[in-house]
RNA sequence: CCCUUAUCAAGAGUGGCGGAGGGACAGGCCCUGCGAUGCCCGGCAACCUGCAUUUUAGCAAGGUGCCAAAUCCUGCGGGAAACCGAGAGAUGAGGA
Repeated sequence: CCCUUAUCAAGAGUGGCGGAGGGACAGGCCCUGCGAUGCCCGGCAACCUGCAUUUUAGCAAGGUGCCAAAUCCUGCGGGAAACCGAGAGAUGAGGA
């Protein structure tokens, strides 16, 4: 990098360092010197994992992940719209 599969409207800081960008891509619309991205600490969640249970469930938090806005919205198809489905993307687990 590719394939399969599950999930993606919940949740998570008045902290420290640092100093200009960030929200995947494009178009929008936003966030940001009242301090972004990033790093540390802290936290959330529970996919894998461990323990228990025995088929409905619990506890922990070792490996990941995550901590503005629905995956921020739209992107392709259907629909008058609400919305539905697909695609793209993200994350986990497994595989080639």
SAM riboswitch aptamer (S box leader) from Hydrogenoanaerobacterium saccharovorans, 96 nucleotides, folded computationally. The sequence is in RNAcentral, with records from Rfam.